Predicted 3D model of a 71-nucleotide RNA (transfer RNA) from a bacterium. It was read from a public genome assembly. The coordinates come from a structure-prediction model, not an experiment, and the mean pLDDT is 86. It matches the Rfam family "tRNA". Gene Ontology term of the family: triplet codon-amino acid adaptor activity.

[in-house]
RNA sequence: GGGGGUGUAGUACAGUGGUAGUAUGCGGGUCUCCAAAACCUGAGACGGGGGUUCAAUUCCCUCCACCCCUG
Numbered sequence: 001g002g003g004g005g006u007g008u009a010g011u012a013c014a015g016u017g018g019u020a021g022u023a024u025g026c027g028g029g030u031c032u033c034c035a036a037a038a039c040c041u042g043a044g045a046c047g048g049g050g051g052u053u054c055a056a057u058u059c060c061c062u063c064c065a066c067c068c069c070u071g
Stems, first nucleotide, its partner, number of pairs: 001070007010024004018054001026042005047063005
């Protein structure tokens, strides 16, 4: 240099065009003598830019970061 893959809550992962979810962590509460566990509840995320579309995490282009293959 060429080709491919990945990028979504703090962390690990779902989500193939129509309300962004799960687990864990975190805050609050119930329970308990206290704590843990359990249960209830809350906050928190689509890598940047552009395009297509009534509508984009999803499709297309480009850039960035990481990983793999190749010269």